A computed fold for a 72-nucleotide RNA from Candidatus Saccharibacteria bacterium CPR2, annotated as transfer RNA.
It was read from a public genome assembly.
Model confidence (mean pLDDT): 84 of 100.
NCBI's taxonomy places the organism under Bacteria, Bacteria candidate phyla, Candidatus Saccharimonadota.
RNA sequence: AGGGGCAUAGUACAACGGCUAGUAUAGCGGUCUCCAAAACCGCAGAUCGUGGUUCGAUUCCACGUGCCCCUG
Numbered sequence: 001a002g003g004g005g006c007a008u009a010g011u012a013c014a015a016c017g018g019c020u021a022g023u024a025u026a027g028c029g030g031u032c033u034c035c036a037a038a039a040c041c042g043c044a045g046a047u048c049g050u051g052g053u054u055c056g057a058u059u060c061c062a063c064g065u066g067c068c069c070c071u072g
Stems, first nucleotide, its partner, number of pairs: 001071007010025004018055001027043005048064005
């Protein structure tokens, strides 16, 4: 330099163009316990950025940013 892939809670991952954006774990509060742990109940927390298409975008398109892989 060229080509390809990926980007969603702290972390690991889901999500036919129409969801209240979900699960696990971590965090916080509670129940239980002599105290903890475990278990159970509850709470909070996220779509990389800017545009475009569309009645409607996490999803499709363009550009940018970052990471990974391949070629030279």